FMN riboswitch aptamer (RFN element), 118 nucleotides, folded computationally. Model confidence (mean pLDDT): 87 of 100. It was read from a public genome assembly, where an Rfam model found it.
[in-house]
RNA sequence: AGGUCGCUUAGGGGCGAGGUGAAAUUCCUUACCGACGGUUACAGUCCGUGAAGUCGAAAGACCCGAUUGGGUGAAAUUCCCAUACCGACGGUUACAGUCCGGAUGAAAUAAGCGAUAA
Repeated sequence: AGGUCGCUUAGGGGCGAGGUGAAAUUCCUUACCGACGGUUACAGUCCGUGAAGUCGAAAGACCCGAUUGGGUGAAAUUCCCAUACCGACGGUUACAGUCCGGAUGAAAUAAGCGAUAA
């Protein structure tokens, strides 16, 4: 250093402007946001994981969104240029990725400390 076990800590961002209306941060125009691990090189859209929901005593199972073209390069659906797209459930004077709520929760995961066998 690695394995196993235990404990501690950390662990999600975003409606500003204009329009319609009795009423909208929910509609329209525009704006804004992007958890964790991996990947020859940095990823919301590649491969996986987590949160919500359903079933289950539990383990766990099911469910689970979205990009193309060009450039550079040894290597990039990850960088650069352009272009497009996606976003749980419940609530609401009106339909929500951005407001309120479950949630001062849970959790992928990361770091640290301790124990243990070879």